[in-house]
RNA sequence: UUAAAUGGGAGAGACCUCGUAAGAGGCGCCGAAGGAGCAAUAGCAUUACCUCCAAAAAUGCUAGAAUCUCUCAGGCAAAAGGACCGUUUAAG
Numbered sequence: 001u002u003a004a005a006u007g008g009g010a011g012a013g014a015c016c017u018c019g020u021a022a023g024a025g026g027c028g029c030c031g032a033a034g035g036a037g038c039a040a041u042a043g044c045a046u047u048a049c050c051u052c053c054a055a056a057a058a059u060g061c062u063a064g065a066a067u068c069u070c071u072c073a074g075g076c077a078a079a080a081g082g083a084c085c086g087u088u089u090a091a092g
Stems, first nucleotide, its partner, number of pairs: 001091008013027001015026004028076003034072001035070003041063007
């Protein structure tokens, strides 16, 4: 580091309307499956024209993490799920 087993593990309406039901619509909210966004920094290009050089700086482009941001997905009683943190075993 990976896999299996196992312990812990948060947030937010058991909301409203229609409907026999399936389901449809509406308002409010959450961030910890997954997904998306980016800072320092790095690289490249331009400024660069004159015989040559192209540092610094500026601008643009590309790359660029998270428990940050967004809320696409997901979720808002319990259960389930759950990032992440331990323990054991096995492999590297």